[in-house]
Context: one part of a larger RNA
Molecule: small-subunit ribosomal RNA, 5' domain
Organism: uncultured bacterium
RNA sequence: GAUGAACGCUAGCUAUAGGCUUAACACAUGCAAGUCGAGGGGAAACGGCAUUAUGUGCUUACACAUUUUGGACGUCGACCGGCGCACGGGUGAGUAUCGCGUAUCCAACCUGCCCUUUACUUGGGGAUACCCCGUUGAAAGACGGCCUAAUACCCGAUGUUGUUCAUUGAUGGCAUCUGAUUUGAACCAAAGAUUUAUCGGUAAAGGAUGGGGAUGCGUCUGAUUAGCUUGUUGGUGAGGUAACGGCUCACCAAGGCUACGAUCAGUAGGGGUUCUGAGAGGAAGGUCCCCCACAUUGGAACUGAGACACGGUCCAAACUCCUACGGGAGGCAGCAGUGAGGAAUAUUGGUCAAUGGACGUAAGUCUGAACCAGCCAAGUAGCGUGCAGGAUGACGGCCCUAUGGGUUGUAAACUGCUUUUGUUAGGGAGUAAAUGAAGGCACGUGUGCUUUUUUGCAUUUACCUUUCGAAUAAGGACCGGCUAAUUCCGUGCCAGCAGCCGCGGUAAUACGGAAGGUCCAGGCGUUAUCC
Numbered sequence: 001g002a003u004g005a006a007c008g009c010u011a012g013c014u015a016u017a018g019g020c021u022u023a024a025c026a027c028a029u030g031c032a033a034g035u036c037g038a039g040g041g042g043a044a045a046c047g048g049c050a051u052u053a054u055g056u057g058c059u060u061a062c063a064c065a066u067u068u069u070g071g072a073c074g075u076c077g078a079c080c081g082g083c084g085c086a087c088g089g090g091u092g093a094g095u096a097u098c099g100c101g102u103a104u105c106c107a108a109c110c111u112g113c114c115c116u117u118u119a120c121u122u123g124g125g126g127a128u129a130c131c132c133c134g135u136u137g138a139a140a141g142a143c144g145g146c147c148u149a150a151u152a153c154c155c156g157a158u159g160u161u162g163u164u165c166a167u168u169g170a171u172g173g174c175a176u177c178u179g180a181u182u183u184g185a186a187c188c189a190a191a192g193a194u195u196u197a198u199c200g201g202u203a204a205a206g207g208a209u210g211g212g213g214a215u216g217c218g219u220c221u222g223a224u225u226a227g228c229u230u231g232u233u234g235g236u237g238a239g240g241u242a243a244c245g246g247c248u249c250a251c252c253a254a255g256g257c258u259a260c261g262a263u264c265a266g267u268a269g270g271g272g273u274u275c276u277g278a279g280a281g282g283a284a285g286g287u288c289c290c291c292c293a294c295a296u297u298g299g300a301a302c303u304g305a306g307a308c309a310c311g312g313u314c315c316a317a318a319c320u321c322c323u324a325c326g327g328g329a330g331g332c333a334g335c336a337g338u339g340a341g342g343a344a345u346a347u348u349g350g351u352c353a354a355u356g357g358a359c360g361u362a363a364g365u366c367u368g369a370a371c372c373a374g375c376c377a378a379g380u381a382g383c384g385u386g387c388a389g390g391a392u393g394a395c396g397g398c399c400c401u402a403u404g405g406g407u408u409g410u411a412a413a414c415u416g417c418u419u420u421u422g423u424u425a426g427g428g429a430g431u432a433a434a435u436g437a438a439g440g441c442a443c444g445u446g447u448g449c450u451u452u453u454u455u456g457c458a459u460u461u462a463c464c465u466u467u468c469g470a471a472u473a474a475g476g477a478c479c480g481g482c483u484a485a486u487u488c489c490g491u492g493c494c495a496g497c498a499g500c501c502g503c504g505g506u507a508a509u510a511c512g513g514a515a516g517g518u519c520c521a522g523g524c525g526u527u528a529u530c531c
Stems, first nucleotide, its partner, number of pairs: 001530003005527005012383005018376002020341001025339003029336003034083003039080002042076002046074002049070002053066005090294003099219008109211002114207008122156004132145005162187005172177001192199003220266003227257003232254008269291004273284004296317005319330004347373001349372003355369001356367004386417004396408005422468001425465003431458001434455001436453008475520005480501003486515005496503002
């Protein structure tokens, strides 16, 4: 000098950034991923409308209340279907590794949504969920039967520049290679919706984005760890993968690593960066950004463009809970919050207004991402706690050479002034130059411009003006030397102090108190750690 700090004393305001470093310990409760009715069958709920019946208002009529029916309407719980749930958010346990950083390569690869281009969008079929009827179970749930739809599923047609096989082999390269061009054969598509103009669907080529793989170099400590290795090292063939590869397997060979430190053991997420230092270095990796790994522990695959999947599935284990004892349910290292651990770390808050994300033609819905607010001197920065005058140098305190003097000290009282902050009242941006709706215009087909109108949690905001009044606001450590700042009293090697040297045994500038002084100041000291 620094800190994600803690402890002691003290504490006025504003802004800004930060806040479980320990038990990757266990978790009550709520919320954190849904959306689409412009894919579908439908109608549990709500609303309008129509309708049946009854009652009341004296009657026709009309109105009201109750009631029946109607998916034709707005909508819509559950269900089938699509997209999303692989993002966003958390944590650092594991990992000394192509994990990360940097550079290069893939002639060995994939890529939903998005963009560009080309072509197509044809004919049929059988199921099934919900509902209904039953069986069974304490529950979680399970089973059987009947019926029905689709952008769900299946079959056929057409079909290339696609895939596979055979044939041809210009050109280029980097060893394996590449493969323009020619011919032939086989195989593979589709889905509709509606407000009629849009949104979709299928095949193929290219792009963009995101990912996968390979390699060079760099990446902590220990030799009181010296040898390690059998899919091990290489080859041939096969399987597998999006793809290369002992990735896996069969056979063959006997290799491969190592004193330039293999193996083993310990420790550890890596980087951008941060702290310190003149630098070289040394130390650290919290917040923010990138990458990786993990989701109670261990294992596995399914679905899918993408996972071997935090709020999905299956199995095993530990733990907790329910049970009718037969059997079931759960996973906060998401946001809050609780217990425990600890020197120690916050609210079971508000809003989707903005930014971003998912779905949707859109309106919109969801979003503990995000933006705000709350708590904490835990850091940094700024402001204030008044200013000017005022000597009988007041009272009081302390000290001395004591009728007196020194000091506290212009300090106070007193007089005048100001009002940051505080308080009272009023005004008041900006975050919305955006978004949505309706209308118009332009280009010319989804964009732009324009008019009107809508949307603000924070917000009783920031900020400005105004009222009152010095009013609401100073402490902590130290004073022997290092080290700025000294006297008196008490104590008497006691009580105590102490970072080092060292103080204290009767005149202690070093202990305790007081007075005075020094340093820093909304903080000051102590402890811990790094340079």